RNAcentral holds the full RNA, with entries from ENA and SILVA. Predicted 3D model of a 511-nucleotide part of an RNA (small-subunit ribosomal RNA, 5' domain) from uncultured Planctomyces sp. Rfam family: Bacterial small subunit ribosomal RNA. Its family is annotated with ribosome and structural constituent of ribosome in the Gene Ontology. Lineage of the source: Bacteria > Planctomycetia > Planctomycetales > Planctomycetaceae > Planctomyces.
[in-house]
Context: one part of a larger RNA
RNA sequence: GAAUGAACGUUGGCGGCGUGGAUUAGGCAUGCAAGUCGAGCGAGAAGGCUCCCUUCGGGGAGCUGGACAGCGGCAAACGGGGUAGUAAGGCGUCGGUACGCACCCCCAGGACCGGGAUAGCCGCGGGAAACUGCGGGUAAUACCGGAUAAUAUCUCCGGAUCAAAUGGUGAGAUUCCGCCUGGGGACCGGCUGACGUGAUACCAGCUUGUUGGUGAGGUAACGGCUCACCAAGGCGAAGACGUCUAGGGGGUGUGAGAGCAUGGCCCCCACCACUGGGACUGAGACACUGCCCAGACACCUACGGGUGGCUGCAGUCGAGAAUCUUCGGCAAUGGGCGAAAGCCUGACCGAGCGACGCCGCGUGCGGGAUGACGGCCCUUGGGUUGUAAACCGCUGUCAGAGGGGAUGAAAUUUCGUGGGGCUAUCCCCACGAUUUGACAAAGCCUCACAGGAAGCCCGGGCUAAAUACGUGCCAGCAUCCGCGGUAAUACGUACUGGGCGAACGUUAUUC
Numbered sequence: 001g002a003a004u005g006a007a008c009g010u011u012g013g014c015g016g017c018g019u020g021g022a023u024u025a026g027g028c029a030u031g032c033a034a035g036u037c038g039a040g041c042g043a044g045a046a047g048g049c050u051c052c053c054u055u056c057g058g059g060g061a062g063c064u065g066g067a068c069a070g071c072g073g074c075a076a077a078c079g080g081g082g083u084a085g086u087a088a089g090g091c092g093u094c095g096g097u098a099c100g101c102a103c104c105c106c107c108a109g110g111a112c113c114g115g116g117a118u119a120g121c122c123g124c125g126g127g128a129a130a131c132u133g134c135g136g137g138u139a140a141u142a143c144c145g146g147a148u149a150a151u152a153u154c155u156c157c158g159g160a161u162c163a164a165a166u167g168g169u170g171a172g173a174u175u176c177c178g179c180c181u182g183g184g185g186a187c188c189g190g191c192u193g194a195c196g197u198g199a200u201a202c203c204a205g206c207u208u209g210u211u212g213g214u215g216a217g218g219u220a221a222c223g224g225c226u227c228a229c230c231a232a233g234g235c236g237a238a239g240a241c242g243u244c245u246a247g248g249g250g251g252u253g254u255g256a257g258a259g260c261a262u263g264g265c266c267c268c269c270a271c272c273a274c275u276g277g278g279a280c281u282g283a284g285a286c287a288c289u290g291c292c293c294a295g296a297c298a299c300c301u302a303c304g305g306g307u308g309g310c311u312g313c314a315g316u317c318g319a320g321a322a323u324c325u326u327c328g329g330c331a332a333u334g335g336g337c338g339a340a341a342g343c344c345u346g347a348c349c350g351a352g353c354g355a356c357g358c359c360g361c362g363u364g365c366g367g368g369a370u371g372a373c374g375g376c377c378c379u380u381g382g383g384u385u386g387u388a389a390a391c392c393g394c395u396g397u398c399a400g401a402g403g404g405g406a407u408g409a410a411a412u413u414u415c416g417u418g419g420g421g422c423u424a425u426c427c428c429c430a431c432g433a434u435u436u437g438a439c440a441a442a443g444c445c446u447c448a449c450a451g452g453a454a455g456c457c458c459g460g461g462c463u464a465a466a467u468a469c470g471u472g473c474c475a476g477c478a479u480c481c482g483c484g485g486u487a488a489u490a491c492g493u494a495c496u497g498g499g500c501g502a503a504c505g506u507u508a509u510u511c
Stems, first nucleotide, its partner, number of pairs: 001511004006507005013361006019354002026317003030314003035074003040071002047064007081272003090197008099189002104185007112146004121136006152161003167177002198244003205235003210232008247269004251262004274295005297308004325351001327350003333347001334345004364394004374385004398452001400447004407440002414433008455500005460481002467494004476483002
């Protein structure tokens, strides 16, 4: 000098874009953060309409209506957070294949005949609660059996084995949405090789599933991954093993470069989800807001027993030098579900707070000497502050008030018209009308006023900038050299000057 997720001191006008729990991966009140589909299924409350009865309180029937809940499907493995662990099951670069892949796309073929349950519901219970038992009965794109069956699987090549929902919409389905089997693709992943990727030798030897083989099991798949048997190997001074530290990369800072330092925000990968362990479901998890077990902690309890997991968004306590709102909206982008309308979305888009950073703008402009008053210095003549002020003229940026509203909106929706796809409820295209903004608000127009907007550090040398007074090795200053013991350009104050400027200094850290 440059830099920072900074902090502290003094000061502080506006805006844009960024950025903001680095410490206790410490504990958490409250709300929200993952649902959706009635065009898979059964049932159906309140309400409304009509009719009947009525002791005038109401009751019943039919139609409509669709809530809460349930079965079922898909999603919930994404998105969001954090960096504890991990020095190699990681990451980076370049390769490989013993593998898998729901949704999506393409191609080929298929969907026949049956069955038994179960929630919801009804009845009867248990419990303080959480929740739960028994009996009855019901549906499906839930579940099961049989048939059929290949280019699929196994094969001794003879053969054997394996599926489905003719379900939904609709007047009408080979045609639209779905179901089953096989092949291919895309995307995503698993595994694996080489090389690279901290410190320490005052850690020198380490290892028994250890190293290899045969066989078996297991897996989507290779493999000591696991097991039985056999052999005795394997690694190491090019640092094994141990200990300490640490997520890795793209990048970032600095530097002429080489290098050194670093990994916050954003992107990719890995890992974690109160602590430890385990599996279930599923295409995919050993699963942040799923399940089970154990533990610590906290809460409820009728003492028998239960409940919870903010390292999601806000917010709170604690610790700390230190880090924000319990905000608005799904309008846009994206995601899930749905045929769609749509619903959900603390992802996201926005607003709020903080000079935390970078950038931009302003705090006026021109004239104005009796060089006014005041201040400071003085050799008492004056000098300086200083065109600075006053005063005169002008302008109106920003902030203020009012108006107006570009743009972020194009898709989509709905309606209509026309055209194309042989048919079509489906798809595509064009045109016209219609619908959607949380938030921001430019440019522009009008109004009024110089009005509302300057400080911080420094002046001995390094280093731009000096005098006076006070103090008297005191009080104090200081990065270093050093200054202060009676004339201190170094302390304190004043005045003046220098630097930077909505900032300026200090501290910490890196080069």